Molecule: Fluoride riboswitch aptamer (crcB RNA motif)
Organism: Methanomicrobia archaeon
Parts: sequence; C1' cells; structure tokens
RNA sequence: CCAUGCACGGGUGAUGGAGUUCACCGUAAUAGCAUAAGGCUGAUGACUCCUACCAAAUU
Repeated sequence: CCAUGCACGGGUGAUGGAGUUCACCGUAAUAGCAUAAGGCUGAUGACUCCUACCAAAUU
C1' cells in the first nucleotide's frame, strides 16, 4: 500500500426532514414559559438547507 473476514457504528436535547458539530443518556437522557383567570415564543442544543406556518413587499 492492497485485498479479505469479524465487530462496532444506539438514543435524547418543548411541533417535520437532512448535513455538520456540541452536550447528555444507557431504559435513561427528554416532555418550554407564564397567569387568580385570560395567555406567549419557537419547526435548530448551535450553524446551514428543505418543508409547514406567520408578517410585509414585488410580479
């Protein structure tokens, strides 16, 4: 350097999917905030893209 075989390569982070990365969990991690009541923000843990939703503008 090449080939082959075996094993591992899981999940979670308040509403969908994917990539990167961080943290956490091993049946746990996790399941937002607020009011007497009426309620409020967000599709990310963070960054980026797509989808959905909301607002404004243009065609």